RNA sequence: UCCUGCGGGAGAGGCUGCAGGUGGCACGGGUGCCAUCGCAGGGCCGAAGGCGCAAAUCCCGCCCGGAAUCGCUCAGGCAAAUGGACCGCAGGA
Numbered sequence: 001u002c003c004u005g006c007g008g009g010a011g012a013g014g015c016u017g018c019a020g021g022u023g024g025c026a027c028g029g030g031u032g033c034c035a036u037c038g039c040a041g042g043g044c045c046g047a048a049g050g051c052g053c054a055a056a057u058c059c060c061g062c063c064c065g066g067a068a069u070c071g072c073u074c075a076g077g078c079a080a081a082u083g084g085a086c087c088g089c090a091g092g093a
Stems, first nucleotide, its partner, number of pairs: 001093008015041004020037008043078003049074001050072003057065001
């Protein structure tokens, strides 16, 4: 430095609209409610990944290089779950 296991681990609408399909429940024969799938809209987050930059530095000067939990938000994410930079412990290479 890398890998594995365990524990901890933030932020942001469980948003709105449309049209049905399927399943379940209830009453009763058609309707209502819930769940799930599709399309569209705009808002937001930043700690997988990705991208970008200063000074010191080097130097006569110039060029190149020059980090991140800083910025951008492509990806990803906005109830829970999953994921999750980073930290601790244990083991391995």